[in-house]
RNA sequence: GGCAGGGUAGCUCAGCGGUAGAGCAAUGCCUUCAUAAGGCAGUGGUCGCGGGUUCGAAUCCCGCCCCUGCUA
Repeated sequence: GGCAGGGUAGCUCAGCGGUAGAGCAAUGCCUUCAUAAGGCAGUGGUCGCGGGUUCGAAUCCCGCCCCUGCUA
C1' cells in the first nucleotide's frame, strides 16, 4: 500500500430506516446490630468526525481518523 472486520453508557456488547437498550459497575432506598448477599428505583449516550440521500439516519452512500486481523 491492498483486503476484511470493528468504533454505541465507566466496562463488555445488542440494536441494520421510525423517539437508543441489556448485563456488569457506580449512586440512592429496602432488608441487617453491622457487613456481605438479595430486592427495588432512578441517573448516565454529540451512536469516532465531516458531508450527502430521506418526511425521518446509530442504521443507507461518500470522504477522513483510530483499533484489530490477513496479505505484499
The RNA shown here (transfer RNA) has 72 nucleotides and comes from a Patescibacteria group bacterium. The source organism's lineage runs through Bacteria and Bacteria candidate phyla. The coordinates come from a structure-prediction model, not an experiment, and the mean pLDDT is 82.